The part of an RNA shown here (small-subunit ribosomal RNA, central domain) has 350 nucleotides and comes from an uncultured prokaryote.

Context: one part of a larger RNA
This record gives sequence, structure tokens and C1' cells, in this order.
RNA sequence: UUGGGCGUAAAGAGUAUGUAGGCGGCUGGAUAAGUCAGGCGUGCAAGCCCACGGCUCAACCGUGGAAUUGCGUCUGAAACUAUUCAGCUUGAGUACAGGAGAGGAAAGCGGAAUUCCCAGUGUAGCGGUGAAAUGCAUUGAUAUUGGGAAGAACACCGGUGGCGAAGGCGGCUUUCUGGUCUGUUACUGACGCUGAGAUACGAAAGCCAGGGGAGCAAAGGGGAUUAGAUACCCCCGUAGUCCUGGCCGUAAACGAUGGGCACUAGGUGGAGGAGGUAUCGAUCCCUUCUCUGUCGUAGCUAACGCAUUAAGUGCCCCGCCUGGGGAGUACGGUCGCAAGGCUGAAACUC
Repeated sequence: UUGGGCGUAAAGAGUAUGUAGGCGGCUGGAUAAGUCAGGCGUGCAAGCCCACGGCUCAACCGUGGAAUUGCGUCUGAAACUAUUCAGCUUGAGUACAGGAGAGGAAAGCGGAAUUCCCAGUGUAGCGGUGAAAUGCAUUGAUAUUGGGAAGAACACCGGUGGCGAAGGCGGCUUUCUGGUCUGUUACUGACGCUGAGAUACGAAAGCCAGGGGAGCAAAGGGGAUUAGAUACCCCCGUAGUCCUGGCCGUAAACGAUGGGCACUAGGUGGAGGAGGUAUCGAUCCCUUCUCUGUCGUAGCUAACGCAUUAAGUGCCCCGCCUGGGGAGUACGGUCGCAAGGCUGAAACUC
């Protein structure tokens, strides 16, 4: 390579945008590159295969045929692919009218709680635990009342509820802004799908510079426990957690399930629309579109399970896998301030 795979056995890139490339809707005309048919030329000899023949047979050898699946050229066909011309509207997009939403960014505001400060009341304890102790407290703590300050997070609503490509997003208001759904079917007329490289985004932790610092809390100190206790429990507590700007680029970045399109029983919930029946109206009921759960038929699966949100049936494109360890290591390259990331072996061994 052929072939087989990727939910859990090895294997879907964290996610998106998009270049090259690959693939691509319906109708008609043209061309004839691919494709198909036929002719001619060539396709060395030997060998393989078939037939006949020569050595007493065979091996071996000779003669003839076939084959040489290829290439070139000529003539022809025009369904499909391709190219080109003309057109279409169902794919895709636009417009208009509406809808829902923790989608994003910035600014401002709010209340509860916590800690600290000031003052009042008040007195001997408080705190903490399995039990204690460290700790705090007569320089008046804890408790309680009033006032003030600061930072961070937003109880209830809150929901297998919503939004977002993923990471993720939750107090309220305003401004700016992205996507999406429904209805009308007005417009464009295949403008599409995927996507090697590339680019952008990307939790937490970590890094750089400057702020901020209430609570929590790696490290660290102390008290316990214990044989020991570099832990679990308790009292403190620094980075950090927060903000601004810049890096890092990884996660069980998970649905452990790449994206797109089409087809294939149903039942029952939830969210957002639209239409209809009925009604004075609302609710209910019916139909339909989008999203999100659950159960289940056929089918699939090693089983578990999946099952119109497929892991079913097909097509297109990309990524990835090929026994365990060595090893996501070494070396080289590249990116990074660093930490390290990406790419990524072999010897040896079972």
C1' cells in the first nucleotide's frame, strides 16, 4: 500500500474562521480532456500458459499459438465526470415583520453577609474540638446597639431552564455589540460542504509590570493526634484569589462520541415561536418549525448500551490509531521571560 478501525479495548485535534486541495443541486445546448467501442503500429528474445514434435521417458530442447492487462495513433459514441454557454429555485444567502435569552464589552448603582475602626450597654470569659490545646480577653474580649471604612461574591427566583463555536456566562440599570428562532416568500441565483498549512479564541494554575487586598488560603509557624505525622483536625498566615495591560496555551478542554447532508416506528416531558378550532376573552385542544430531556421498535454493538440530538442506513471532507513497558522520555527543530508547550524516536525488555 491493500484492508480494518476511533463512546468505554489503541485511536475525534479544546473550539472556531478560513487558504490550497478534495467533493458538490435541477434543465437544455456545445466540446470531446477523462470514459467507452473498433482499426492500425508498437509492446526484444528467453520465461509462464496451450498444442504438436526431438532426445527410449522425464528433466531438457525445438516449432507454432496464446498472452504481453501497456503506450502511441486514427475513426467513432456522448450517458456519466470535466470545460463552456444559457436558464431554474428546492441548497445557501439577503430583505421585511416579530420573538426569547446568565451571549460579549464598558460605565454606573444596590442590599444581605464578613472583617476592621470609633462610640454606648455590659462582665468574665470567648473561641475551637472526638476531647483538647495553641489563640483572643480586665489595656474590658465574646454578646448586643448605633455610626463609619474596605474588598469580594451576588441567597431566594434557579429549573436534566436559557445563551454561546468551545472555554464559559447568574444582583439591578444604561450604552455599544454578536449569534439565533419564527412568519412572509419579496430579492440574488449554486454564491455550497469540508478544510492540509495558517489565523483567532481558549477554565484553573503559573509568569511580567502597576494597583488592590475583606474573606479564603498553597508555602510557612504553632497546637493536637500518632510509634512517627513533613498529613487528615484546630489557631494563625504569605504568595495567590480581585482590577488594568502583556505572556502562557494546557485540562477527565468529556457526550471520553469531528463537521455537513439525506433517509429510517412511536410514546411522554421541558423551553421559544407561528397557525387553526373553540370561546365574549383567557385557559384547554389540534397542526407545524427550532432547541433540550427521557423511554423505546427496527437496526447496530464484544457486551454495556445507542436508538430522528444514532453508536442505525448511505455519501463527502478532515483529524487520528496499529501490542505492553521504555515514553509523551532522549535528540534535533520551533515557540516561550521562565515554568514549560508543540513536534517526537531508538536501543533494550516482556